This is a predicted structure of a 71-nucleotide RNA (transfer RNA) from Candidatus Vidania fulgoroideorum. Lineage of the source: Bacteria > Pseudomonadati > Pseudomonadota > Betaproteobacteria > Candidatus Vidania.
RNA sequence: GAUUUAAUAGCUUAAUGGUAAAGUUAUGGUCUGAAGAACCAUAUAUAAUGGUUCAAUUCCAUUUUAGAUCA
Numbered sequence: 001g002a003u004u005u006a007a008u009a010g011c012u013u014a015a016u017g018g019u020a021a022a023g024u025u026a027u028g029g030u031c032u033g034a035a036g037a038a039c040c041a042u043a044u045a046u047a048a049u050g051g052u053u054c055a056a057u058u059c060c061a062u063u064u065u066a067g068a069u070c071a
Stems, first nucleotide, its partner, number of pairs: 001070007010024004018054001026042005047063005
C1' cells in the first nucleotide's frame, strides 16, 4: 500500500427494515440471629457523520478504532 472482518449496557452475547432482548454486575428492598443463596424493584447501550426509506442495530458511502491475509 491492497483486500477483508468486527464495533450494541461496567462485562459476555441476541435482534432476517416495524416498541432494542437476556445473562452477569451495580443500587435498594423482602427473607435470616448474621451472612450466603433465593425472590422483587430500579438504573445503564446500537463507534462517528451523512444518505436511502413511511420507518434503519439492520441497507449504502466516508471516517475512526481493533484484528486477519497478501505484497

It matches the Rfam family "tRNA". It is annotated as a transfer RNA. The sequence is in RNAcentral, with records from ENA. The coordinates come from a structure-prediction model, not an experiment, and the mean pLDDT is 81.